[in-house]
RNA sequence: GGGCGGUUAGCUCAGCUGGGAGAGCAUUCGGUUUACACCCGAAAGGUCGCAGGUUCGAGCCCUGCACCGCCCA
Numbered sequence: 001g002g003g004c005g006g007u008u009a010g011c012u013c014a015g016c017u018g019g020g021a022g023a024g025c026a027u028u029c030g031g032u033u034u035a036c037a038c039c040c041g042a043a044a045g046g047u048c049g050c051a052g053g054u055u056c057g058a059g060c061c062c063u064g065c066a067c068c069g070c071c072c073a
Base pairs, nucleotide, nucleotide: 001072002071003070004069005068006067007066010025011024012023013022019056027043028042029041030040031039049065050064051063052062053061
């Protein structure tokens, strides 16, 4: 230098054919318990890596860039 994959909540990851941003764990609160744990319920938590473009509408499509991993040279 070239190719491929990845980047979404604190962590691990879904997100279908473009229209609701989600799950589990963790955290907080409540229930339960003498108490703790387990269990049950709820809440909080997101510039969807960055910038631009297409579109009525982008996590999703297109372009460039950044970072991580693998391969080729």